[in-house]
Context: one part of a larger RNA
RNA sequence: UGACGAGGGCCCGCACAAGUUGUGGAGCAUGUGGUUUAAUUUGAUGCAAAACAAAGAACCUUACCAGGGCUUGACAUGCCACUAAUCCUCUUGAAAGAUAGGGGUGCCUUUGGAACGCGGAUACAGAUGGUGCAUAGCUAUCGUCAAAUCGUGCAGUAAGGUGUUGGGUUAAGUCCGCAAUGAGCGCAACCCUCGUGUUUAGUUGCCACCAUUGAGUUUGGAACCCUGAACAGACUAUCGGUGAUAAGUCGGAGGAAAGUGAGGAUGACGUCGAUUAAUCAUGUUAUUUAUGCCCUGGGUGACACACGUGCUACAAUGGCCGGGACAAAGGGUUGUGAUCCCACAAGGGUGAGCUAACCCAAAAACCCAUCCUUAGUUCUGAUUGUAGGCUGCAACUCGCCUGCAUGAAGCCGAAAUCGCUAGUAAUUGUCGGGCCUUAUACA
Numbered sequence: 001u002g003a004c005g006a007g008g009g010c011c012c013g014c015a016c017a018a019g020u021u022g023u024g025g026a027g028c029a030u031g032u033g034g035u036u037u038a039a040u041u042u043g044a045u046g047c048a049a050a051a052c053a054a055a056g057a058a059c060c061u062u063a064c065c066a067g068g069g070c071u072u073g074a075c076a077u078g079c080c081a082c083u084a085a086u087c088c089u090c091u092u093g094a095a096a097g098a099u100a101g102g103g104g105u106g107c108c109u110u111u112g113g114a115a116c117g118c119g120g121a122u123a124c125a126g127a128u129g130g131u132g133c134a135u136a137g138c139u140a141u142c143g144u145c146a147a148a149u150c151g152u153g154c155a156g157u158a159a160g161g162u163g164u165u166g167g168g169u170u171a172a173g174u175c176c177g178c179a180a181u182g183a184g185c186g187c188a189a190c191c192c193u194c195g196u197g198u199u200u201a202g203u204u205g206c207c208a209c210c211a212u213u214g215a216g217u218u219u220g221g222a223a224c225c226c227u228g229a230a231c232a233g234a235c236u237a238u239c240g241g242u243g244a245u246a247a248g249u250c251g252g253a254g255g256a257a258a259g260u261g262a263g264g265a266u267g268a269c270g271u272c273g274a275u276u277a278a279u280c281a282u283g284u285u286a287u288u289u290a291u292g293c294c295c296u297g298g299g300u301g302a303c304a305c306a307c308g309u310g311c312u313a314c315a316a317u318g319g320c321c322g323g324g325a326c327a328a329a330g331g332g333u334u335g336u337g338a339u340c341c342c343a344c345a346a347g348g349g350u351g352a353g354c355u356a357a358c359c360c361a362a363a364a365a366c367c368c369a370u371c372c373u374u375a376g377u378u379c380u381g382a383u384u385g386u387a388g389g390c391u392g393c394a395a396c397u398c399g400c401c402u403g404c405a406u407g408a409a410g411c412c413g414a415a416a417u418c419g420c421u422a423g424u425a426a427u428u429g430u431c432g433g434g435c436c437u438u439a440u441a442c443a
Stems, first nucleotide, its partner, number of pairs: 019420002022417002026312008034303002042053002064298007073124001077123002079120002082117001087102003091098002107113002126287001129285003135281001137276001139274001142270001149183004153162002167176002191264004196232007206221002211218001238252005314413001318372002322368003331360002335354002340349003379410001384405007
């Protein structure tokens, strides 16, 4: 000087308290450990690993295993020799590949050259092999916490101090003030979205008035709604109290909004030898008929068990059936798919409109009404049987969906424990992304 103290003072945070929804019990999904296995590829391990890398494991992916093959190699550059290349067919094989035949004779500056292919020799290629404790870069975390520093000066032998402490104040090292005076990195502001208004523009959007229709459908309108562009608006500006006449703070008026208006992006110096050699880059180390490369099949999906994250429930604030109402944000041409027909349904056939404020398009909780009446039930929907459908070369290992039948545990969950302060918790639906494709999970 730091760090630490069941030392003191001051202060903050869903840290406690006050509440509330959950988890922990059940079933299923999913990740991890463990065990098993020919292989169950690898990494991540308190918070800050465990629905994480993975924004899509049937083949591929794929890194793992078994088997079949290759050795200048799937890929790059340099040398030599031959041949155009692409293409079609036969035999063999699980495929990779190997084998035999056919067809063809191109381009240019033409004794030759280029491209492509095949063969040979050697330098080399290759590797998701090791080391994140050799590294770059990216990232998590303390933490959106308010701190971590510098120049000059001052006092000290120096380490270091001061500034940055004390008194107030703030979300803030924010500001007032002060042997310190200045400064940059952070804070704040500048950026985006939402909330109000004005101006401008009215098509595909809108409809008050004038007509009109089954319908804003069509004349018409530019007021309203909305869309998208530019501005305005909030600054303790104003009034009162308080305070050191300061910074500020409390209350009021006005205002769409008041003291950072709400949310997002933005993450200082540093800490954890934190993560990542499997994104990429890279030192070094071991490998080279293999730790490289190609293919088929299997595995990553196993299952006594333990843990994490979720979904669905245990019902009446409910379940079933019928009718009726109200959104926002997006996606779409190898697409989206209305309508009609067939099927109980998944789905099949048909293919209108839409290159999209035009079409896809129907929100669901909710409201009205019917039945159920406290039961393992008209709750729940696991498991299993069976019959089907879709995608795809292929659905056995290992996909998703539908009908009928089956109808498990579960009656609100011990110890313990997570989230949440306002349009938040809870609840309900919708849309989207990545994928060769399909669909659940996921966000």
The part of an RNA shown here (small-subunit ribosomal RNA, 3' major domain) has 443 nucleotides and comes from Berberis vulgaris.
Its Rfam family is "Bacterial small subunit ribosomal RNA". Its family is annotated with ribosome and structural constituent of ribosome in the Gene Ontology.
The source organism's lineage runs through Eukaryota, Streptophytina, Tracheophyta, Spermatophyta and Berberis.
Its mean pLDDT, the model's own confidence on a scale to 100, is 82.